[in-house]
Context: one part of a larger RNA
RNA sequence: UGACGGGGGCCCGCACAAGCGGUGGAGCAUGUGGUUUAAUUCGAUGCAACGCGAAGAACCUUACCUGGGCUUGACAUCCCAAGAAUCCCCUGGAAACUGGGGAGUGCCCUUCGGGGAGCUUGGAGACAGGUGCUGCAUGGCUGUCGUCAGCUCGUGUCGUGAGAUGUUGGGUUAAGUCCCGCAACGAGCGCAACCCUUGCCCUUAGUUGCCAUCAUUCAGUUGGGCACUCUAGAGGGACUGCCGGUGUCAAACCGGAGGAAGGUGGGGAUGACGUCAAGUCCUCAUGGCCUUUAUGCCCAGGGCUACACACGUGCUACAAUGGGCGGUACAAAGAGCAGCGAGCUCGCGAGAGUAAGCAAAUCUCAAAAAGCCGUCCUCAGUUCGGAUUGGAGUCUGCAACUCGACUCCAUGAAGUUGGAAUCGCUAGUAAUCGCGGAUCAGCAUGCCGCGGUGAAUACGUUCCCGGGCCUUGUACA
Numbered sequence: 001u002g003a004c005g006g007g008g009g010c011c012c013g014c015a016c017a018a019g020c021g022g023u024g025g026a027g028c029a030u031g032u033g034g035u036u037u038a039a040u041u042c043g044a045u046g047c048a049a050c051g052c053g054a055a056g057a058a059c060c061u062u063a064c065c066u067g068g069g070c071u072u073g074a075c076a077u078c079c080c081a082a083g084a085a086u087c088c089c090c091u092g093g094a095a096a097c098u099g100g101g102g103a104g105u106g107c108c109c110u111u112c113g114g115g116g117a118g119c120u121u122g123g124a125g126a127c128a129g130g131u132g133c134u135g136c137a138u139g140g141c142u143g144u145c146g147u148c149a150g151c152u153c154g155u156g157u158c159g160u161g162a163g164a165u166g167u168u169g170g171g172u173u174a175a176g177u178c179c180c181g182c183a184a185c186g187a188g189c190g191c192a193a194c195c196c197u198u199g200c201c202c203u204u205a206g207u208u209g210c211c212a213u214c215a216u217u218c219a220g221u222u223g224g225g226c227a228c229u230c231u232a233g234a235g236g237g238a239c240u241g242c243c244g245g246u247g248u249c250a251a252a253c254c255g256g257a258g259g260a261a262g263g264u265g266g267g268g269a270u271g272a273c274g275u276c277a278a279g280u281c282c283u284c285a286u287g288g289c290c291u292u293u294a295u296g297c298c299c300a301g302g303g304c305u306a307c308a309c310a311c312g313u314g315c316u317a318c319a320a321u322g323g324g325c326g327g328u329a330c331a332a333a334g335a336g337c338a339g340c341g342a343g344c345u346c347g348c349g350a351g352a353g354u355a356a357g358c359a360a361a362u363c364u365c366a367a368a369a370a371g372c373c374g375u376c377c378u379c380a381g382u383u384c385g386g387a388u389u390g391g392a393g394u395c396u397g398c399a400a401c402u403c404g405a406c407u408c409c410a411u412g413a414a415g416u417u418g419g420a421a422u423c424g425c426u427a428g429u430a431a432u433c434g435c436g437g438a439u440c441a442g443c444a445u446g447c448c449g450c451g452g453u454g455a456a457u458a459c460g461u462u463c464c465c466g467g468g469c470c471u472u473g474u475a476c477a
Base pairs, nucleotide, nucleotide: 001477002476003474004473005472007471008470009469010468011467012466013465015461016460019425020424021423022422023421026316027315028314029313030312031311032310033309034307035306042053043052064302065301066300067299068298069297070296073127077126078125079123080122081121082120083119086103087102088101089100090099092097107116108115109114129291130290132289133288134287138285139284140280141279142278143276145274150189151188152187153186154185155184156165157164158163169180170179171178195268196267197266198265200236201235203233204232205231206230209226210225211224214223215222239262242256243255244254245253246252318418322377323376324375325374326373327372328371334365335364336363339358340357343354344353345352346351384415389410390409391408392407393406394405395404431453432452433451434450435449436448437447
């Protein structure tokens, strides 16, 4: 100087408390451990691994296993020889591939001999290749403490020195934020602001958007209009600016006015010096090592989907604030041409047939759901719950046996609110309800977004956890 303390002081955080809803019990989905297996590819492992890499494992993916094949190789550069490229048919085979036959002659230069570019085949070797090892050789990227308020430097001063001071102290703040004081005076990286979005107003513009007035229609449908909504450009607006009080004549705090908004208005992006030899050699790059008729490459099939069990994360429930049926209302944000697909017809349905419109403020996906109105059920393992199983189908795809999703009929399991323990959340939040998108042929209870309805509680900081500053002890570095 740090680190540590079941030392002290001050302060903060859904850290506790106060509340609301869960997890832990059930069934299923998914990840992991374990076990099994020819293989169940690999990585991630307290917080910070476990719906994680994977924003899509039937083939492919695929890295694993079994079997069948190849050896200058699936891919790159160089040399030689032949042939244009390319396309079609047949043979064997699970395919990879093998053997045979046919069609076919282009572009540029030309002294018509040929040469060149490109592609294919054959040959020789230099080499290719490796998701093989080492993340404890590395770059890059990322997690975490933590959006915590800290981490440092120059000069000066103090100290023999390591170092100290500044950065400590008194107030204050979300903040090393600001004020005052002070052997310090300044400065840098962080904080804040500048950026995006949302909330109010003005203005510009008016189609594909909108409709107050006029006419018209089943319908903003058409004429008309651009007021309003909205869209997307430009501006304004909030600064403790004003008033009162407290305060050291300060910084600031408390209350108030005005205001759409008030003291960082809400949300996001933004992550200092560093810590964990944290994670990743399987995104990529890369040193070293290893491999070279194999640890490389091609193909078929299988596996990653196994199942006495254990754990994590979720979904659906256990019902009446509910379930069924009928009627009816209101979103936002997105996506669409090898696409979204209206309407009509058929089918109980998944869907099929046909087909308009739309590269979309125009057309389509598209029905929002919870809600509201009416009606049935009357507390039961039930008209709750839907697992499981049998049968029949639909769709995608070369192909749904291993191993897809969905539909219909039948079946109708566990489950009556969950031990010890444990998680999230402070407001348009929790809870609850549906909608969209990426990936994607198909496949979502996951992920990323969107809006609808919309709470309760916070006395307080004694305690648990994590963190910041000062101080003290130490046989630790």
Model confidence (mean pLDDT): 84 of 100. This is a predicted structure of a 477-nucleotide part of an RNA (small-subunit ribosomal RNA, 3' major domain) from a metagenome. Its Rfam family is "Bacterial small subunit ribosomal RNA". RNAcentral holds the full RNA, with entries from SILVA.